This is a predicted structure of a 308-nucleotide RNA (Bacterial RNase P class A) from Flavobacterium sp. It is recorded under the gene name rnpB. It matches the Rfam family "Bacterial RNase P class A". It is annotated as a ribozyme. The RNAcentral record of the sequence draws on ENA. The model forms 98% of the base pairs in the Rfam consensus.

RNA sequence: ACCGCAGACCGCCUUAUCGUCCCGACUUGUCGGGGAGGAAAGUCCGGACACCACAGAGUAGCAUAGCGGGUAACGCCCGUCCGUCGAGAGGCGAGGACAAGUGCAACAGAAAGUAUGUACAGGUUAAGCUGUAGUGAAACCAGGUAAACUCUAUGCGGUGAAAUUCCAAGUAUAUCGGCAUUUAAGGAUUACUCGUCCGUUGUCGAAGGGUAGGAAGCUCGAUCUCGUUGGUAACAACGAGACUAGAUAAAUGAUAAGGGUUUCGAGCAAUCGAGAUACAGAAUCCGGCUUAUAGGUCUGCUUUUUUU
Numbered sequence: 001a002c003c004g005c006a007g008a009c010c011g012c013c014u015u016a017u018c019g020u021c022c023c024g025a026c027u028u029g030u031c032g033g034g035g036a037g038g039a040a041a042g043u044c045c046g047g048a049c050a051c052c053a054c055a056g057a058g059u060a061g062c063a064u065a066g067c068g069g070g071u072a073a074c075g076c077c078c079g080u081c082c083g084u085c086g087a088g089a090g091g092c093g094a095g096g097a098c099a100a101g102u103g104c105a106a107c108a109g110a111a112a113g114u115a116u117g118u119a120c121a122g123g124u125u126a127a128g129c130u131g132u133a134g135u136g137a138a139a140c141c142a143g144g145u146a147a148a149c150u151c152u153a154u155g156c157g158g159u160g161a162a163a164u165u166c167c168a169a170g171u172a173u174a175u176c177g178g179c180a181u182u183u184a185a186g187g188a189u190u191a192c193u194c195g196u197c198c199g200u201u202g203u204c205g206a207a208g209g210g211u212a213g214g215a216a217g218c219u220c221g222a223u224c225u226c227g228u229u230g231g232u233a234a235c236a237a238c239g240a241g242a243c244u245a246g247a248u249a250a251a252u253g254a255u256a257a258g259g260g261u262u263u264c265g266a267g268c269a270a271u272c273g274a275g276a277u278a279c280a281g282a283a284u285c286c287g288g289c290u291u292a293u294a295g296g297u298c299u300g301c302u303u304u305u306u307u308u
Stems, first nucleotide, its partner, number of pairs: 001304001004301007012259007020035007037279001041290002044288005049160004056194004061156005066080005081095001082093004096151002101149002103145002118133005164216004173207001175206005186198004223242008260277007
């Protein structure tokens, strides 16, 4: 110096004019403050929260799987063993069990299972009974394979913010049909079964009618930043500080000028011209994983080369 590996950050800036959502103040139309991410995406995991359920038992189904630790929890993260890829820094993991059982292995070979017996030698009443050789990844009570079926251990209630709670307004069941009136019918409890609970003149359905307005949930959090201590680390404890969207058909923007970064062309250079400025957009919230991403910066480490 180039290539590579791992990690972190930024990802357009400034000014002016106009517009828009929330909060606060008041002189009620003015002022001040704030306004989309590292993935907001996928809806794949785990939860917080709300409601239902006597929240239980069994069967089914699904998920995880070396060892230790972290976390609210996880199928996530950290460390380590083993295996595998790479020259290496490093990456990946499909990591319990093959004597519980069943299955699978082309071609070659005589033969791929407690089967068969090619060739040579030994041996026997007889016998693949013994040894060697051939083919093949694998050939005598064969090993391999379980992101083959399966077995073992552990775990799993459901629904979902259109959850759910409250207030206001308004209305019509006097209609029809089924079932039942014995704690029944019917309903709730992921699927099914049992059990349990509600239900005691009810329940299920059809037709018809009324309402669809407002508030809460709604953003103070397993939150974020910095420091100290402990720990290999993930992370934890303590201390100090900060408040950073809350819409509801869905705001967080538009225009103009100048700049930044980058690509191409011209040029000795200064510079000039043209183009581009990524992936993308909150909807209850949080912790992860996966996927997409123009370009720029920083830190550590590996290999090669060069110089001293």